Predicted 3D model of a 518-nucleotide part of an RNA (small-subunit ribosomal RNA, 5' domain) from Flavobacterium daemonense. The coordinates come from a structure-prediction model, not an experiment, and the mean pLDDT is 85.

[in-house]
Context: one part of a larger RNA
RNA sequence: GGAUGAACGCUAGCGGCAGGCUUAACACAUGCAAGUCGAGGGGUAGAGGCUUUCGGGCCUUGAGACCGGCGCACGGGUGCGUAACGCGUAUGCAAUCUGCCUUUCACAGAGGGAUAGCCCAGAGAAAUUUGGAUUAAUACCUCAUAGCAUCAUGGAAGGGCAUCCUUUCAUGAUUAAAGUCACAACGGUGAAAGAUGAGCAUGCGUCCCAUUAGCUAGUUGGCAAGGUAACGGCUUACCAAGGCUACGAUGGGUAGGGGUCCUGAGAGGGAGAUCCCCCACACUGGUACUGAGACACGGACCAGACUCCUACGGGAGGCAGCAGUGAGGAAUAUUGGUCAAUGGGCGCAAGCCUGAACCAGCCAUGCCGCGUGCAGGAUGACGGUCCUAUGGAUUGUAAACUGCUUUUGUACGGGAAGAAACACUCCCUCGUGAGGGAGCUUGACGGUACCGUAAGAAUAAGGAUCGGCUAACUCCGUGCCAGCAGCCGCGGUAAUACGGAGGAUCCAAGCGUUAUCC
Numbered sequence: 001g002g003a004u005g006a007a008c009g010c011u012a013g014c015g016g017c018a019g020g021c022u023u024a025a026c027a028c029a030u031g032c033a034a035g036u037c038g039a040g041g042g043g044u045a046g047a048g049g050c051u052u053u054c055g056g057g058c059c060u061u062g063a064g065a066c067c068g069g070c071g072c073a074c075g076g077g078u079g080c081g082u083a084a085c086g087c088g089u090a091u092g093c094a095a096u097c098u099g100c101c102u103u104u105c106a107c108a109g110a111g112g113g114a115u116a117g118c119c120c121a122g123a124g125a126a127a128u129u130u131g132g133a134u135u136a137a138u139a140c141c142u143c144a145u146a147g148c149a150u151c152a153u154g155g156a157a158g159g160g161c162a163u164c165c166u167u168u169c170a171u172g173a174u175u176a177a178a179g180u181c182a183c184a185a186c187g188g189u190g191a192a193a194g195a196u197g198a199g200c201a202u203g204c205g206u207c208c209c210a211u212u213a214g215c216u217a218g219u220u221g222g223c224a225a226g227g228u229a230a231c232g233g234c235u236u237a238c239c240a241a242g243g244c245u246a247c248g249a250u251g252g253g254u255a256g257g258g259g260u261c262c263u264g265a266g267a268g269g270g271a272g273a274u275c276c277c278c279c280a281c282a283c284u285g286g287u288a289c290u291g292a293g294a295c296a297c298g299g300a301c302c303a304g305a306c307u308c309c310u311a312c313g314g315g316a317g318g319c320a321g322c323a324g325u326g327a328g329g330a331a332u333a334u335u336g337g338u339c340a341a342u343g344g345g346c347g348c349a350a351g352c353c354u355g356a357a358c359c360a361g362c363c364a365u366g367c368c369g370c371g372u373g374c375a376g377g378a379u380g381a382c383g384g385u386c387c388u389a390u391g392g393a394u395u396g397u398a399a400a401c402u403g404c405u406u407u408u409g410u411a412c413g414g415g416a417a418g419a420a421a422c423a424c425u426c427c428c429u430c431g432u433g434a435g436g437g438a439g440c441u442u443g444a445c446g447g448u449a450c451c452g453u454a455a456g457a458a459u460a461a462g463g464a465u466c467g468g469c470u471a472a473c474u475c476c477g478u479g480c481c482a483g484c485a486g487c488c489g490c491g492g493u494a495a496u497a498c499g500g501a502g503g504a505u506c507c508a509a510g511c512g513u514u515a516u517c518c
Base pairs, nucleotide, nucleotide: 001518002517003516004515006514007513008512009511010510013370014369015368016367017366018365019363020362021328026326027325028324030323031322032321035070036069037068040067041066046061047060048059049058050057051056077281078280079279086206087205088204089203090202091201092200093199096198097197101194102193103192104191105190106189107188109143110142111141112140119132120131121130122129123128149174150173151172152171153170154169155168156167157166158165159164179186180185207253208252209251214244215243216242219241220240221239222238224236225235226234256278257277258276259275260271261270262269263268283304284303285302286301287300306317307316308315309314334360336359337358338357342356343354344353345352346351373404374403375402376401383395384394385393386392387391410454411453412452413451414450418445424439425438426437427436428435429434430433462507463506464505465504466503467488468487469486473502474501475500476499477498483490484489
């Protein structure tokens, strides 16, 4: 000198863009943050209408709850752990899986038994739960049909880095489906390929300590079996005795990694906030279930700590989601608005949900921009300060005064873009579900940005420094005192170094100090 997620002191007019618990992965009141589908199913309360012998009957509509499907593995948060194939980079899988999506081929025949709900009867303070009767499905089960699927056996051709791989033929065995609606549309099953996502393996790179020198028994390898989507001591039994290590094993400490960011001419050094990618975690530890995908933040079970309810028998909970509270701390914001846009889930769609997102609020925390007037004006005014003191110097064109302007602010008026679409109506094209055109509808921000008009210099400057380094000097007070100080050092009676004043210098809505890095 540059830089910062900064803090503190003094000061403060405005706007744009960004950023905002670095500490206690401490504990959390309250609200919200993941639902959706009636075009899968049974169907109720309720509402409306008609009728009635006043018991009721019929029609239309129909929430909540329940069964079922898809989603909840995304999005959002945090950095505890991890020195590791965790991450980065480059390869490989002839050792793998992949819901939804795209393309292609083939298919969907016949039956069955239940169970929620509803109804009846209970238990319990509650959370919740038991028994009986009855009912549906795209829920569940059986049979049929089936192949470039799977398994077994046999044969042929080609290829490769080894195990082997690819193509093809024959025989046998095993395994599938679901309807809604009857106009269309959406779905279902099997197979192949793609896309996307994931898993695994390997080379190289990846902090400090030798005042850590030896470490290892599923340990290292083999054979067999099990397990997995898949290879593998991944697991188990048996056999062998191996494996790693001064090119730093093992142990200890510290730490999420990268893109990037800061600095520097560079080489390097330092950092890992915001944004993006990957990883890990979800009160602490463990376990699996469901599923295409989890060993699952707002799922389950067990154990533990803590908090809460209780009728003492027993139960409930998990903000490292968004706000917010307490605590810690030098220190870090609103218990806001909207789904209008972008994106996500479900749905044929309308739509519903979305603290993702988009906006608004707070904070000079940072960067950038604008303003606080401009021109003229000498009796060089008054006042202040200083001096060689009837006088001069300086403050200083500064003020007064005259003219001009109106950024900004105030008042009034107008007023956006962000909207492309989807859906609906009409038309055209190919052609049977798509494309194009026209019309119509939808804005949280927001009466915001922006524009115009009016009056009026009107509403707006401070902070630090002035011995040298280092730009900027005099007077008074003090008298090794009070004090200053980054280093050298000032102060003991003429202090440009302390305190005040006048003046000056440097930055400027900021200026200084502290901390940290180069």